[in-house]
RNA sequence: GGAGUUGGACAGACUAUCGCUGCCGACCGUCUGGUCGGGGGAGGAAAGUCCGGACACCAUAGGGCAGGAUGCUGGAUAACGUCCAGGAAGAGUGAUCUUCGGAAAGUGCCACAGAAACAAACCGCCCUGGCCCAAGGUCAGGGUAAGGGUGAAAAGGUGGGGUAAGAGCCCACCAGUUGUUGCGGUGACGCAGCAAGCUCGGCAAACCCCAUUCGGUGCAAGACCAAAUAGGAAGGUGACCGGCCCGGUUAUGAUCCUUCGGGUAGGUUGCUGGAGGCGGUGGGUAACUGUCGCCCUAGAGGAAUGAUAGUCACCUGACAACAGGAACAGAAUCCGGCUUAUCGUCUGACUCCGUAU
Numbered sequence: 001g002g003a004g005u006u007g008g009a010c011a012g013a014c015u016a017u018c019g020c021u022g023c024c025g026a027c028c029g030u031c032u033g034g035u036c037g038g039g040g041g042a043g044g045a046a047a048g049u050c051c052g053g054a055c056a057c058c059a060u061a062g063g064g065c066a067g068g069a070u071g072c073u074g075g076a077u078a079a080c081g082u083c084c085a086g087g088a089a090g091a092g093u094g095a096u097c098u099u100c101g102g103a104a105a106g107u108g109c110c111a112c113a114g115a116a117a118c119a120a121a122c123c124g125c126c127c128u129g130g131c132c133c134a135a136g137g138u139c140a141g142g143g144u145a146a147g148g149g150u151g152a153a154a155a156g157g158u159g160g161g162g163u164a165a166g167a168g169c170c171c172a173c174c175a176g177u178u179g180u181u182g183c184g185g186u187g188a189c190g191c192a193g194c195a196a197g198c199u200c201g202g203c204a205a206a207c208c209c210c211a212u213u214c215g216g217u218g219c220a221a222g223a224c225c226a227a228a229u230a231g232g233a234a235g236g237u238g239a240c241c242g243g244c245c246c247g248g249u250u251a252u253g254a255u256c257c258u259u260c261g262g263g264u265a266g267g268u269u270g271c272u273g274g275a276g277g278c279g280g281u282g283g284g285u286a287a288c289u290g291u292c293g294c295c296c297u298a299g300a301g302g303a304a305u306g307a308u309a310g311u312c313a314c315c316u317g318a319c320a321a322c323a324g325g326a327a328c329a330g331a332a333u334c335c336g337g338c339u340u341a342u343c344g345u346c347u348g349a350c351u352c353c354g355u356a357u
């Protein structure tokens, strides 16, 4: 200098004018407003709503079935399907990246091609018998996975023995599997040895098996205040039981009054200070966590957070001048993640190649 790998930060700034919406103060004014002043007002993903929690209500003795989710090991965490550190396999010269229980429990499936997709005979090879005079051919029966052919995938590989021809049928070496022993590691696993011809195709995001785990609904949760109308309850009151008291009946489709209850419209709350952020320091390889100091940073409610102009900064047109460009996107109870979208700019660490010293 070139080509890469993997993290992090930012997401234009300032001023002026005109608006929008909460809060505070003053004044006017009155039943919910107006004016003035001050101060606040979107993101790294606010998105998808895919996971996990907080919170709220409902359900719930305990246990089981069904169903869902997760799936190498250890750790972190409020929790997770997230993160960190490792393991194995695969890709890459490398930095680094991708994947992850069980197919040797059972069932099922494996396009096209092919005889056959799991324990297979299409061609070929070999044996026996019949027929043709013979070489050989043909027919029938049988053996054979060494060779050919099909396929993404065909029943360990190479060599030798063996055989009618063949074959782990037998043997040597290699590869794998299973079992077992020793050593290292918390563990996944690794290394080394021994034994067994054991050689067993792929798919579990097919059913399934094993282990762990999961109650449901979401702030339109929920709580409080509370018009109108209809209906309900209690009391008063009216009428009747000849008058009075007690007591009783009745008020119907339609007397009247008061109170209560429930809670529709509406209003208040939940509501934003929190598993919060930044910095120092201690522990830990790290994720993360202890402690100290500082800071407060939207809270609307059919939903505000905008527009215009100027200057500066960035990118492009080689520079100046001038012109153009500037992404994805828009809070709705809150928080931790994941995924997806994104014009660009800056920056840490590392790898490979070339050159110079």
Stems, first nucleotide, its partner, number of pairs: 001353010012312007020041002023038006043328001047339002050337005055218004067214005072086005087100005101209002106207002108203003122148002124144009156174006175199002177196008222269004232260005237251005276295008314325004
A computed fold for a 357-nucleotide RNA from a Desulfovibrionales bacterium, annotated as Bacterial RNase P class A. Its mean pLDDT, the model's own confidence on a scale to 100, is 77. The gene name in the source record is rnpB. Lineage of the source: Bacteria > Pseudomonadati > Thermodesulfobacteriota > Desulfovibrionia > Desulfovibrionales.